[in-house]
Context: one part of a larger RNA
RNA sequence: GGCAUAUGGUGGAUGCCUAGGCACUAAGAGGCGAUGAAGGACGCGACUACCUGCGAAAAGCUGCGGUUAGCUGGAAAUAAGCUUUCACCCGCAGAUGUCCGAAUGGGGUAACCCGGCAGAGGUAAAUGCUCUGUCAUCCGAAAGGAAGCUAACCCAGGGAAGUGAAACAUCUCAGUACCUGGAGGAAAAGAAAGCGAAUGCGAUUCCCGGAGUAGCGGCGAGCGAAAUGGGAUUAGCCCAAACCUGCGUGCAUGCACGUGGGGGUUGUAGGACCACGACAUUUAAAUUAAUCGAUAGUAGAACCAUCUGGAAAGUUGGACCAUAGACGGUGACAGUCCCGUAAACGAAAUCGAGAGAGGCGAUAGUGGUAUCCUGAGUAGCACGGAACAAGAGAAAUUUUGUGUGAAUCUGCCCAGACCACUGGGUAAGGCUAAAUACUCCUUAGUGACCGAUAGUGAACCAGUACCGUGAGGGAAAGGUGAAAAGAACCCUUAAGAAGGGAGUGAAAUAGAUCCUGAAACCAUAUGCUU
Numbered sequence: 001g002g003c004a005u006a007u008g009g010u011g012g013a014u015g016c017c018u019a020g021g022c023a024c025u026a027a028g029a030g031g032c033g034a035u036g037a038a039g040g041a042c043g044c045g046a047c048u049a050c051c052u053g054c055g056a057a058a059a060g061c062u063g064c065g066g067u068u069a070g071c072u073g074g075a076a077a078u079a080a081g082c083u084u085u086c087a088c089c090c091g092c093a094g095a096u097g098u099c100c101g102a103a104u105g106g107g108g109u110a111a112c113c114c115g116g117c118a119g120a121g122g123u124a125a126a127u128g129c130u131c132u133g134u135c136a137u138c139c140g141a142a143a144g145g146a147a148g149c150u151a152a153c154c155c156a157g158g159g160a161a162g163u164g165a166a167a168c169a170u171c172u173c174a175g176u177a178c179c180u181g182g183a184g185g186a187a188a189a190g191a192a193a194g195c196g197a198a199u200g201c202g203a204u205u206c207c208c209g210g211a212g213u214a215g216c217g218g219c220g221a222g223c224g225a226a227a228u229g230g231g232a233u234u235a236g237c238c239c240a241a242a243c244c245u246g247c248g249u250g251c252a253u254g255c256a257c258g259u260g261g262g263g264g265u266u267g268u269a270g271g272a273c274c275a276c277g278a279c280a281u282u283u284a285a286a287u288u289a290a291u292c293g294a295u296a297g298u299a300g301a302a303c304c305a306u307c308u309g310g311a312a313a314g315u316u317g318g319a320c321c322a323u324a325g326a327c328g329g330u331g332a333c334a335g336u337c338c339c340g341u342a343a344a345c346g347a348a349a350u351c352g353a354g355a356g357a358g359g360c361g362a363u364a365g366u367g368g369u370a371u372c373c374u375g376a377g378u379a380g381c382a383c384g385g386a387a388c389a390a391g392a393g394a395a396a397u398u399u400u401g402u403g404u405g406a407a408u409c410u411g412c413c414c415a416g417a418c419c420a421c422u423g424g425g426u427a428a429g430g431c432u433a434a435a436u437a438c439u440c441c442u443u444a445g446u447g448a449c450c451g452a453u454a455g456u457g458a459a460c461c462a463g464u465a466c467c468g469u470g471a472g473g474g475a476a477a478g479g480u481g482a483a484a485a486g487a488a489c490c491c492u493u494a495a496g497a498a499g500g501g502a503g504u505g506a507a508a509u510a511g512a513u514c515c516u517g518a519a520a521c522c523a524u525a526u527g528c529u530u
Base pairs, nucleotide, nucleotide: 001529002528003527004526005525006524007523008522009521015515016479017478020450021449022447023446024445025444026443027442028441029439030438031149032148039100040099041098042055043054044053046078050074051073061094062093063092064091065090066089070082071081072080105114106113107112115135116134117133118132119131120130121129137146138145139144153184154182155181156180157179158178164171168218194201195200205232206231207230208229215223216222236431237430238429239375243262244261245260246259247258248257249256250255251254267409269374270373271372272371273368274367275366276365282362283361287357288356291353292352293351294350295349297345298344303318304317305316307314319336320335321325328338329337380404381403382402383401384400385399386398387397411426412425413424414423415422466473467472486514489501490500491499492498
């Protein structure tokens, strides 16, 4: 020096655990904000660095309700106190709520600086000072409203590139990412100028399917429908105009314009107008409220002994409850020990839903006539774009930047160039629940989800420490024991370090660097060996 074995050290794998995550389900909620939000700064405690709570009325104040014998947060200690005259705790309603922040009197390098006006305090009086209120901008006649924040979902205005095409330009990625504006609990769409060809259907939306079909496509890469059918859910309405009329203005003095009321709302055309007839029926908006629910809670059955053990819930023996044998805890595995669970109850206060009621409002018909009305810089067309599954194509349809520019029901649009026949519809005004999308958040629950290099970045005082001028990046770090019973006392020692005794405990090789404690690595002892 090597090998082997043993005993230790170091180290923190593994096993077990879970305080935290992840994914869902069912309900709820779907907003907060000038009555000052979200988010912060600075303060408030007997002592107080941090977290939590709160705001100069500052770990809190008031009322009402619940519950209860203890309480003064995490935090175990000391001091001083509170509490059956009901504290603490829980719920509802209120008060207070510094400064910054949309931040809004003016300014500003956020949490700071400097003001005006009115009133009050103070003074013999006044200035200063302090306190209370008020003073930004935009819209609106005023009342009043707006602004800012917010996870995803939604609509609209803009709108890429990496990539794919094995290069690349049309194309693709993709109307995606991203930016901007806007809204709601959903949004958007929506009651046919539809579908498309059958004995037709009958607003919209979503799902299945049709179908990777018909098509589009440097016919490359790729892109990719629709109707019929089956389901979810169902709901339909209001204006403009003709005509009648009130008021105002203008003048040709019976017309025009403006405004209000009545009327009227559609394609088997309808309405105005004329004639007849009627007050039925239905109802989605304000009001009211039986009842139900949410936000504290109440009560809740039934087991003992023996043995082992540190400890019984385990063993053995004998019982009991069950509309309750869910879960969790308790010194090992508990239906009957605790918390609960099933079934059943409960609200002074605030909020939500709400059958029904009632009244207001709205809502209907038949015939005739062919005089009037039925959405105009519109439809269409040309050129240039875009949307349609569709790249200009034979390219309809929708949309619109420029130009042009109709008809008026014997009208007009569509049925994939175009024409005819035939069929469908009635544009150029508006509203509309449900079925659908999402989850920052609340409650209850579930898991062939994770178990500390996993699961959120974060189980732990984490968006922290730390890094960066900044935008931004971004960790590591869980476990004594059933209970602190957390080692009195003695010894070694310079020591309050460390250790040895003693003691606690089932265990201290469970001693706070604390469950288990692998390997690498280190040391000691013994054996063999060069």